[in-house]
Context: one part of a larger RNA
RNA sequence: CUGGGUGUAAAGGGUGCGUAGGCGGCUUGUAAAGUCAGAUGUGAAAUCCUGUGGCUUAACCACAGAACUGCAUUUGAAACUUACGAGCUUGAGUGAAGUAGAGGUAAGCGGAAUUCCUAGUGUAGCGGUGAAAUGCGUAGAUAUUAGGAGGAACACCAGUGGCGAAGGCGGCUUACUGGGCUUUAACUGACGCUGAGGCACGAAAGCAUGGGGAGCAAACAGGAUUAGAUACCCUGGUAGUCCAUGCUGUAAACGAUGGAUACUAGGUGUGAGGGGUACUGACCCCCCUCGUGCCGCAGUUAACGCAAUAAGUAUCCCACCUGGGGAGUACGGCCGCAAGGUUGAAACUC
Numbered sequence: 001c002u003g004g005g006u007g008u009a010a011a012g013g014g015u016g017c018g019u020a021g022g023c024g025g026c027u028u029g030u031a032a033a034g035u036c037a038g039a040u041g042u043g044a045a046a047u048c049c050u051g052u053g054g055c056u057u058a059a060c061c062a063c064a065g066a067a068c069u070g071c072a073u074u075u076g077a078a079a080c081u082u083a084c085g086a087g088c089u090u091g092a093g094u095g096a097a098g099u100a101g102a103g104g105u106a107a108g109c110g111g112a113a114u115u116c117c118u119a120g121u122g123u124a125g126c127g128g129u130g131a132a133a134u135g136c137g138u139a140g141a142u143a144u145u146a147g148g149a150g151g152a153a154c155a156c157c158a159g160u161g162g163c164g165a166a167g168g169c170g171g172c173u174u175a176c177u178g179g180g181c182u183u184u185a186a187c188u189g190a191c192g193c194u195g196a197g198g199c200a201c202g203a204a205a206g207c208a209u210g211g212g213g214a215g216c217a218a219a220c221a222g223g224a225u226u227a228g229a230u231a232c233c234c235u236g237g238u239a240g241u242c243c244a245u246g247c248u249g250u251a252a253a254c255g256a257u258g259g260a261u262a263c264u265a266g267g268u269g270u271g272a273g274g275g276g277u278a279c280u281g282a283c284c285c286c287c288c289u290c291g292u293g294c295c296g297c298a299g300u301u302a303a304c305g306c307a308a309u310a311a312g313u314a315u316c317c318c319a320c321c322u323g324g325g326g327a328g329u330a331c332g333g334c335c336g337c338a339a340g341g342u343u344g345a346a347a348c349u350c
Base pairs, nucleotide, nucleotide: 004321005320006319007304008303012318014201015200016199017198021194022193023192025088026087027086028085029084030083031082033081034080035077036076037075038074039073040072041071042070049065050064051063052062053061054060091191092188093187094186095184096183097182098181099180103177104176105175106174107173108172109171110154115149116148117147118146119145120144121143125136126135162169163168206247207246208245209244210243211242215241216240220236221235222234223233258317259316260315261314262313263312266295267294268293269292270291271290272289273288274287275286276285299306300305323350324349325348332343333342334341335340
């Protein structure tokens, strides 16, 4: 080098865009770099291998042959790869006609509820728990009525429903805006797939500056519980949670399953669109495409299970794994305001 793997045993990068690179549809022409065939030269000897012979045999030695699978030059072949040229339309993209959606950004608006404030009614409790207490309340609470303030989140609809690359997205309206799907087949004519580096996005928590602060609530305080109780329970409560701008760049970032393409029994739901039969129309029935679930054959798997949304059968590209601990640590580099992140060992030990 070849050879094995990555749902759960070690192992899929958090996700996308894309550079280099790798790989790449159908027809045809030319070339001949790869490829294949022939020839010539070279490939020292020894060694190795085969045969024969010589030392009593063997090791050892001698002779002959084969081999030295390579390289160079040259003559050809043209299926495949490649290069260049010509063409094609199925891959890919554009157009046209439709269509569903919590996709994104910004602005405005709405009602319910909690809390607080003011005023009225009203009086001795309220609250909380397993039981209590801390706490609140005669300076009038809780309850109830009216008015006001402010912040955050959007009940029902709601659905193994939808959208998005992932993270994620849910009141209503408007503006701007990304993508998908279906039908058509007018246009381009392989423009494709993947993607080391790189760039961008990336929950929560955290950080910086400035706002905001209703509820909730790390830390903290008190009350309980307990042998103790730095907890679980209760009463409070600050960062934070919210907004703007910037940083951080990690998660059980999970389907623990990388992306693309093709092929391989069925059955049954559901979302979006199209076609057909029938029909007054709707419903129903049949078919096609895309998405999302369940069951299940072949196959596969260590088993569990997976099974057209594959973990089946194949091809291409990337990432990653190689006993447990030490350790995602140390050191160094890079990044960060910091917290830390990323890359990432060894001794030793079992």
This is a predicted structure of a 350-nucleotide part of an RNA (small-subunit ribosomal RNA, central domain) from an uncultured bacterium. The prediction has a mean pLDDT of 86. The full RNA is in RNAcentral, with records from Greengenes.